Small-subunit ribosomal RNA, central domain from a metagenome, 349 nucleotides, folded computationally. The coordinates come from a structure-prediction model, not an experiment, and the mean pLDDT is 92.
Context: one part of a larger RNA
């Protein structure tokens, strides 16, 4: 080593770029490394298996064979693999013309709401709850008008819509920029596909410095409930939340489904592009890319999944092997820290 898993039972790495590696489209020619034959060598002897011998038999001893699947050389064979060399285009890109989008960065700008300021009308309340109450008001609140200032978040449009690898992305305007789909053609000419390491991007929360700072609100305070009530509720209210750099690196980071490719009934719906047909403003048909909902074979322990597979196959990485100890200890790396990443053992059901 040959095994069998990964939706939910232990298991898909949070998502990508990418090294080493693995695997790789059709062909012509060469080679002759893997591959496959043949020959010579050589694989000590005992063992092991096969035929025979010897002790009364066996163990046990003994002849002879066979095997010792290996090695090495040499001679062939070229179908696949591998170099090498020539083309090719059906993979992969690039070119041209359109397409739709909350893709992402910067400025800049608008409206409605809450708040606090000032002014005006105007009195006894507001405000909260199951009820209350704390807490606001006669220093004029609550309500109602004007004006102003400041922070945040963008009602409707709004959709199992839409755009991104994931995190996630929504008010309008500008400018910088990433990626995708469609037609038709021209081009390069395998330049693919995967990815141990490595490197980047990564919600909220949470550290740094330095601003902000309306509403919300961890903490805290305070008033109810309660047998208590360190809670649910009510009144406050600080850090956060907002911006700038700069860390953290986690998550029920999920579809609990890894990337890629190919193959394998239908039928509805939606969002983009196209062609075609119309009674050409409306409709229908057909095609490709996404995104939903059934559902046939098929898989699945069942649920369900089922051309956006968990099907039928191939490459490649990841990862799991009883529960608890414990995702801990120790160690190592990282970080300011808080804490991540790697990660066991005794003991114990």
């Nucleotide at each position: 080593c040959u095994g069998g898993g990964c939706g939910u039972a232990a298991a898909g790495c949070g998502c990508g770029c990418g090294u080493a590696g693995g695997c790789g489209g059709c062909u012509u020619g060469u080679u002759a490394a893997g591959u496959c034959g043949g020959a010579u060598g050589u694989g000590a002897a005992a063992u092991c298996c096969c035929c025979g011998g010897g002790c009364u038999u066996a163990a046990c001893c003994u002849g002879g064979g066979a095997a010792c699947u290996g090695c090495a050389u040499u001679c062939g064979a070229u179908a696949c693999u591998g170099g090498c060399u020539g083309g090719c285009u059906a993979g992969a890109g690039u070119g041209u013309g359109g397409u739709a989008g909350a893709g992402g960065g910067a400025a800049g700008u608008g409206g409605a709401a809450u708040u606090c300021c000032a002014g005006g009308u105007g009195u006894a309340g507001c405000g909260g709850u199951g009820a209350a109450a704390u807490g606001c008001g006669u220093a004029g609140a609550u309500a109602u008008c004007u004006g102003g200032g400041g922070g945040a978040a963008c009602a409707u449009c709004a959709g199992u819509g839409g755009c991104g690898a994931a995190g996630g992305c929504g008010g309008c305007u500008u400018c910088c920029u990433g990626g995708a789909c469609c037609a038709a053609c021209a081009c390069u000419g395998a330049c693919g596909c995967u990815g141990a390491g490595g490197c980047g991007c990564g919600a909220a929360a949470g550290c740094g410095u330095g601003g902000g700072g309306a509403g919300c609100a961890a903490a805290c305070a305070g008033g109810a409930u309660u047998a208590g009530a360190u809670a649910c509720c009510c009144u406050g209210g600080u850090a956060g939340u907002c911006c700038a750099c700069g860390c953290c690196g986690u998550a029920a980071a999920c579809g609990a489904u890894g990337u890629c490719a190919a193959c394998u009934a239908g039928c509805c719906g939606u969002a983009g592009g196209g062609a075609g047909c119309a009674u050409c403003u409306g409709g229908c048909u057909c095609u490709u890319u996404g995104u939903g909902g059934c559902g046939c074979a098929g898989c699945u322990a069942a649920c369900g999944c089922g051309a956006u597979a968990a099907g039928u196959u191939g490459a490649c990485c990841g990862c799991c092997u009883g529960g608890g100890g414990a995702g801990u200890a120790c160690g190592g790396c990282c970080g300011c820290a808080a804490g991540g990443c790697u990660a066991a053992a005794a003991c114990u059901c």